[in-house]
Context: one part of a larger RNA
This record gives sequence, structure tokens and C1' cells, in this order.
RNA sequence: GGCGCAUGGUGGAUGCCUUGGUAUUAGAAGACGAUGAAGGACGCGACAAACAGCGAUAUUGCCUCGGGGAGUUGUAAGUAAACUAUGAUCCGGGGAUCUCCGAAUGAGGAAACUUACCAAUUUUGGUAUCCUAACAUGAAUACAUAGUGUUAGUGAGGGUAACCCAGUGAAUUGAAACAUCUUAGUAACUGGAGGAAAAGAAAGAAAAAUCGAUUACCUUAGUAGUGGCGAGCGAAAAGGUAAUAGCCCAAACCAAUCUUCGGAUUGGGGUUGUAGGACAUUUUAUACGGAGUUACAAAACUACUUGAUAGCUGAAUAUUUUGGAAAAAAUAGCGAUACAAAGUGAUAGCCUUGUAAGCGAAAUCAAUUAGACUCUUAAAUGUAUCCUGAGUACGGCGGGACACGUGAAAUCUUGUCGGAAUCUACGGGGACCAUCCCGUAAGGCUAAAUACUCUCUAAUGACCGAUAGUGAACAAGUACCGUGAGGGAAAGGUGAAAAGAACCCCGGAAGGGGAGUGAAAUAGAUAAUCUGAAACCAUGUGCUU
Repeated sequence: GGCGCAUGGUGGAUGCCUUGGUAUUAGAAGACGAUGAAGGACGCGACAAACAGCGAUAUUGCCUCGGGGAGUUGUAAGUAAACUAUGAUCCGGGGAUCUCCGAAUGAGGAAACUUACCAAUUUUGGUAUCCUAACAUGAAUACAUAGUGUUAGUGAGGGUAACCCAGUGAAUUGAAACAUCUUAGUAACUGGAGGAAAAGAAAGAAAAAUCGAUUACCUUAGUAGUGGCGAGCGAAAAGGUAAUAGCCCAAACCAAUCUUCGGAUUGGGGUUGUAGGACAUUUUAUACGGAGUUACAAAACUACUUGAUAGCUGAAUAUUUUGGAAAAAAUAGCGAUACAAAGUGAUAGCCUUGUAAGCGAAAUCAAUUAGACUCUUAAAUGUAUCCUGAGUACGGCGGGACACGUGAAAUCUUGUCGGAAUCUACGGGGACCAUCCCGUAAGGCUAAAUACUCUCUAAUGACCGAUAGUGAACAAGUACCGUGAGGGAAAGGUGAAAAGAACCCCGGAAGGGGAGUGAAAUAGAUAAUCUGAAACCAUGUGCUU
């Protein structure tokens, strides 16, 4: 020096654990905001850097109403000083306070700052813009109008994870290249709304003497189609389910008011396809009936019940042995509408918290029901006249949407140019025409079944277990990096209990040796504490050179 063994060091794998995640299910909720939000800045503690909480009434925060019942002053262990059976701390309902910034709104501004005016005179309050309404004032320009000003408005503004509707709208990509096509009406941006949104009561679907608003699911079906007939794209009806709900205007006509005599407003009337209504005639009806606040008219309220937001009651076991410790083992019992689960010095139905079952609310909220309240006629016959949504339907040109790329291209939509009919009417049935059938456009509202999950409650997992699972189990969107947009970590475990090592010795200290605690100290933390692998480093020793 090499190889091996042993004992240590270093290191932090592995095992075990779980405060945290993750996915899903059911229910709730989908809030908020000029009565100043979301989000922040700065403060508030006896000592106080961080987090959490709170707001100059600022860390047992204030008031009140309930619950609860012995300790309490957060994480956080310390000292001090206090509170508390005259009921504290704590939990829940309601209220008060709530600096400054922020839509931020007196003006300005490089957010958390600066600086005005008017009222009050102790605190304080008002003064942004737009919209709507009223009033006043008032140019070019005579009347006027524009404009301006004042007052009033729990009108708007901002925020919001996804879901929804609308506007604008890519490219990478695929086509094994690429241009039509695809990706895709996706991403992104913008506007708007709701707890859902959108759609919606047939100018429908169809082809049987059929169905009967919309939406969603299954299926039809990867079918019919479409397509450089390439890549691809891709229905619908019928059938089966979920959930069901239908209504209101405009017009004709009548009346009133106003009128610039053209008409306008209000009230009645009326609302459809087997056409209906007006109009004319006839009958019926004033409550005992019907309906109702999600559309169909609309407001506020009372009572019961149920539920939510704190809680309460809640069965049944002892001994011995081992052990540091009993829940283990042995023996003998008991409960169970409760053997879900967690904790307790090892593995507990009977120790604790719970669980099954039952009970409970002063206050606020939600829902059902009832009351009160509110609203309210219904038909027939006739067919002469009138009405039934116009720059609309439809056509040309150019686009777009429809599964459908211009195609034989219907249907829907519309930039532009034309431009009807009026019930003996009009539209549709995939060019177009006829017959036949179906419907009645050019006005509006509408619950449920459907979509999603920033969030709350309860629960579950052949989900993870600290290089995993969220980026984050820890003062994590922190530290740190970047001018900035933005990027973005690492980091869990003493022990059952701190019993966290009094005292002595060496040392300046660190540290160590005794002693002591403990089941264990090779469980000894204050840089490093469960287990403690390997690499690596020592010491000792065996063999060998």
C1' cells in the first nucleotide's frame, strides 16, 4: 500500500407517522359595492420582529340577546399585571366603532400623500362624472334651439373561480409538402347578465287520415350526407326518458281628454289557423265560485310547522399476570336503535370525546301551509263591412350561418339595389311547377328538467404520505431573482410526560467527564433530538506485498 472484519464519525436513504393535499358524492350558496366593496397601506399588546385578530372604542377589542359553566389574557413555552359564580374566557344571532388608499367621487397626485372652498363652530357635514326627472337661465339668431346652472334619485360606475349570451377573432398543427380545407368560430381580447344563462308556446316537424313550446340525456349513428370526395367534418326526424305551463301586447271598434284637425294620450275591447276578433243579434253572470305574487296585475303582513346559524341528554368492566405504562394475555361479566371514528404511557363496544336514538333558539334568515289581502263573467248564431305586426316578405349582386366547401342548394341571416299581397290572402314541405298536406312571419314575457364550483356543511376513496400529495403539511405565492411583465424555492417527527440534565470536576468559552431524569440518553434538543442504509473519512485488528 491492497483486501477483509470490527468499532466509530459523516450523511439522511429506508421504515413507521400525519397536522396538509387530492378526487368524488349529497345538500347549501353563488354573495359584495357610493350606508364606500374586492384588495391593500399604516397602526393597535406591559415587554411584541412574524403570522393571526382587530381599527384611534384598535390583542380578556365595545353594546345587546341566547348557549355554556370554570377557569382565562391567540400561535407562544416566560415574567409582570389583571379578569372571573354579580358567570369571565369560549360558541352563536343582531348592532356600534371601523385611520388612510382603493370604483375613489372637492382639486391634484409618482396609491396609502398634498392642498382647497361652503356650511356649521365641540364633534363634523357637503362639493366627481354620466343618466333620469323637475325648475331656472340662455348663444350664433327675432321667436326658439344647442348649451349652462340648481335640486332630487339605497340610479349607474368597481369587483366576481368556473358556468352563460353576444361582438372581434388568430397561429402553431393535420393534410406525412401546401394554397381550398383542418386546427376553429378554438385561444386571446371586449361588452353584458344570472344563480343559472340561453331557448321557448310553430308562418314547426312530418307523410300517418300523425305529432303538438323549449331544454337535457339515451338512441338513431360514425348512419344520411359533406369533403383538394384528400385529411377530415358530420346531422335530423322517428323511438325511449327527465321535467312540464302557459301567457301578454299592437290593430279593428267604443269612450274620455288634448289637438297645429293630420292625429296623440289614457281607459275599455281583443289576441287566433277547424282561422280568430271587431261588428250585429241572442243568452248567461255580480259570489257561495275561481285565481294569485317565477310569466299570466301587484304590495306589504300575521300565525303554525319545518329547516339553517350555538347547543343538550346519551348504555355497558372488573380482577390477576407481564410490563416503564395495559387498551395485551388469562379469568369472570355487562351494553348494543350505540361493535362509525378519534384519543388515552402497547392493540379499549363497556376510560374520555363521540356514535345510535331523542331533545333544543331570545335573535336573524329560508321554505311549506293557513289566514288576512289583492284580482276576476262566460258562451252561441250570423257573415255584408273592417282588423290581424312593411321598406317587412320576396328577388338581384356580395358575404355569413346551417353537418351541407355554390353545389340541383332549399332553409336562416344581411351589406347593397329593387320591392309585394291582405284571408278568394300569405309562408313551408331541400332547385322549380302542379296537386295535396302543415302552419300564420315581420311585437313581447315565461318556472322546471340542463351547465359550472372561488366558497360553506357532511361524507367517502383497491387516492398521496414529506424528491409524494397543491408551488405551498412549517411566518408560501413567503425568502430570493428580475427595471418590468414575471419567475419562484428549500424547510415536518426528542419523549408517554420536559421529567429539557440540580450539584461536582476539566476548560476563557465551546465542549466534555461524573451525578441525576427516563423503559431507553447510541431518545440530549438551544446549528445538528424517532429509525439511521450507502457513498465518503477515521481508529483498531487479520491476511498479504

Notes: Model confidence (mean pLDDT): 82 of 100. Large-subunit ribosomal RNA, domain I from a Mollicutes bacterium, 545 nucleotides, folded computationally. Rfam family: Bacterial large subunit ribosomal RNA. Rfam links the family to the GO terms ribosome and structural constituent of ribosome. RNAcentral holds the full RNA, with entries from ENA. NCBI's taxonomy places the organism under Bacteria, Bacillati, Mycoplasmatota, Mollicutes.